[in-house]
Context: one part of a larger RNA
RNA sequence: GGCGCGUGGUGGAUGCCUUGGCAUCGGGAGGCGAAGAAGGACGUGGACAGCUGCGAAAAGCUCCGGGGAGUCGCUAACAGACUGUGAUCCGGAGAUCUCCGAAUCGGGCAACCGGGCGGCGAUGAGCCGUCAGUUGCGCGCCGAAUACAUAGGUGCGCAAUGGCCAACCAGGGGAACUGAAACAUCUAAGUACCCUGAGGAAUAGAAAUCAACCGAGAUUCCCCUAGUAGUGGCGAGCGAACGGGGAACAGCCUAAACCAGAGCAGAGAAAUCUGCUCCGGGGUCGUGGGACUGCAAUAUGGAAGAGCAACGGCUAGCCGAACGGUCUGGAAAGGCCGGCCACAGAAGGUGACAGCCCUGUACGCGAAAGCUGAAGCUCUCCUAGCAUGUUCCCGAGUACCGCAGGGCACGUGAAACCCGGCGGGAAUCUGGGAGGACCAUCUUCCAAGGCUAAAUACUACCCGAUGACCGAUAGUGCACAAGUACCGUGAGGGAAAGGUGAAAAGAACCCCGGCGAGGGGAGUGAAAUAGUACCUGAAACCGCGCGUCU
Numbered sequence: 001g002g003c004g005c006g007u008g009g010u011g012g013a014u015g016c017c018u019u020g021g022c023a024u025c026g027g028g029a030g031g032c033g034a035a036g037a038a039g040g041a042c043g044u045g046g047a048c049a050g051c052u053g054c055g056a057a058a059a060g061c062u063c064c065g066g067g068g069a070g071u072c073g074c075u076a077a078c079a080g081a082c083u084g085u086g087a088u089c090c091g092g093a094g095a096u097c098u099c100c101g102a103a104u105c106g107g108g109c110a111a112c113c114g115g116g117c118g119g120c121g122a123u124g125a126g127c128c129g130u131c132a133g134u135u136g137c138g139c140g141c142c143g144a145a146u147a148c149a150u151a152g153g154u155g156c157g158c159a160a161u162g163g164c165c166a167a168c169c170a171g172g173g174g175a176a177c178u179g180a181a182a183c184a185u186c187u188a189a190g191u192a193c194c195c196u197g198a199g200g201a202a203u204a205g206a207a208a209u210c211a212a213c214c215g216a217g218a219u220u221c222c223c224c225u226a227g228u229a230g231u232g233g234c235g236a237g238c239g240a241a242c243g244g245g246g247a248a249c250a251g252c253c254u255a256a257a258c259c260a261g262a263g264c265a266g267a268g269a270a271a272u273c274u275g276c277u278c279c280g281g282g283g284u285c286g287u288g289g290g291a292c293u294g295c296a297a298u299a300u301g302g303a304a305g306a307g308c309a310a311c312g313g314c315u316a317g318c319c320g321a322a323c324g325g326u327c328u329g330g331a332a333a334g335g336c337c338g339g340c341c342a343c344a345g346a347a348g349g350u351g352a353c354a355g356c357c358c359u360g361u362a363c364g365c366g367a368a369a370g371c372u373g374a375a376g377c378u379c380u381c382c383u384a385g386c387a388u389g390u391u392c393c394c395g396a397g398u399a400c401c402g403c404a405g406g407g408c409a410c411g412u413g414a415a416a417c418c419c420g421g422c423g424g425g426a427a428u429c430u431g432g433g434a435g436g437a438c439c440a441u442c443u444u445c446c447a448a449g450g451c452u453a454a455a456u457a458c459u460a461c462c463c464g465a466u467g468a469c470c471g472a473u474a475g476u477g478c479a480c481a482a483g484u485a486c487c488g489u490g491a492g493g494g495a496a497a498g499g500u501g502a503a504a505a506g507a508a509c510c511c512c513g514g515c516g517a518g519g520g521g522a523g524u525g526a527a528a529u530a531g532u533a534c535c536u537g538a539a540a541c542c543g544c545g546c547g548u549c550u
Base pairs, nucleotide, nucleotide: 001549002548003547004546005545006544007543008542009541015535016499017498020470021469022467023466024465025464026463027462028461029459030458031164032163039100040099041098042055043054044053046078050074051073061094062093063092064091065090066089070082071081072080105114106113107112115131116130117129118128119127120126133161134160135159136158137157138156139155140154141153142152168199169197170196171195172194173193179186183233209216210215220247221246222245223244224243230238231237251451252450253449254395258281259280261278262277263276264275265274266273267272286429288394289393290392291391292389293387294386295385301382302381303380305379306378307377308376311373312372313371314370315369317365318364323338324337325336326335327334339356340355341345347359348358349357400424401423402422403421405419406418407417410436431446432445433444434443435442486493487492506534509521510520511519512518
């Protein structure tokens, strides 16, 4: 020195554990904000670095309710207090709530600086209040081209708005990589991304729809039709509808004709007439409807609006059955013996494995206050017929056409249909649109105004439940002072790090040592090779002892 055996050190794998995650289901909630949010800065404790809470009234104040013996957060000890005159704690409602932040009196390098006005104060120090912009409405003043006027400006008052927020939604814009085995039409894809806006959902929605000579009867969503018909450098690909089955169901209001009124203007001697605007009545449809005229009638049904509200739900809680002995052991929940409860044998904890020890579980009960659902009641609102046709009305720069585009599964195609850009430009029921060029016949439906619950989408947040989900290199980046430490000028990037023991009983006292570190005794404990560098404690790596080989 090698090998072997043994025994240690180092190291932190493995096993076991779980405070934390992940996913899904059901329910709730679906917003917060100028009454100052979200998020922060700085403070705040007897002493306080961090976290948490709170705001100069500062780990808190008041009231109401719950609860019932301890309490002064994480956090031990010290000091000092509180509490059956009910504390701490839990819930509801209030009060306070510095400074920054939409930040809004002005400025500014956020958490700072500097003001105006009014009030209080002493004319002071100081304190309190107030002072941004935009939009709409109302009122007043000023006031162009241009005489009246209008536009516009300006002042006051009232109201709204601004910012934040996970996804879902609608609208306005809108890629490329990629695929086509290259690539340009095409695809990816109206995706990603940007912007605007809204709601708890949003959009859509009550036929100028389909259908096919039979008929259906708003919209939305799901299953099928169907990878069909089509479309397509007929490549890659894209990809319906009719119809059927389900979920859920709900229908309405206007414009106009006509009538009445008000204001303004014109005409007229006046009554009054005409025009425009506004308000009210009327009216709302496609077997065309309505107005007008005549007749009849005062009923019936409904609501998505407001208020009240029986009765529920949420935000604290309450009640809640039944076990002992003995053995082993540090400890009994284990073994043995004998019992008991069960609308409760879910689960967790307790010194090993507990239906009967604790918390709970089943069943049942509960709110002063706030929120919420709601049968029903009240109010409010809506709602009816018949007949005649000479008259009037039935949504205009619209329909439609042309050009060049976009959307429709449909790439210009025979290309209908829908949309908007430019140009042209109708009709009012003897009217107009559609039925995939176009025409006729036929059928069907009434555009150019508006509203509308449910079925559907999503989950930042709250509650409950579940898991052939993870178990500390896993599961969230984070089980722990984690978006922390740290890195970066910045946008941004972004960790590592869990486990003594049943209980600190966390090792009094003695010894070595530097009044150390560390160790040896003693003591605690079931165990200290469980000693806070703490469960288990693999391997690499480093010693020591013994054996053996050279």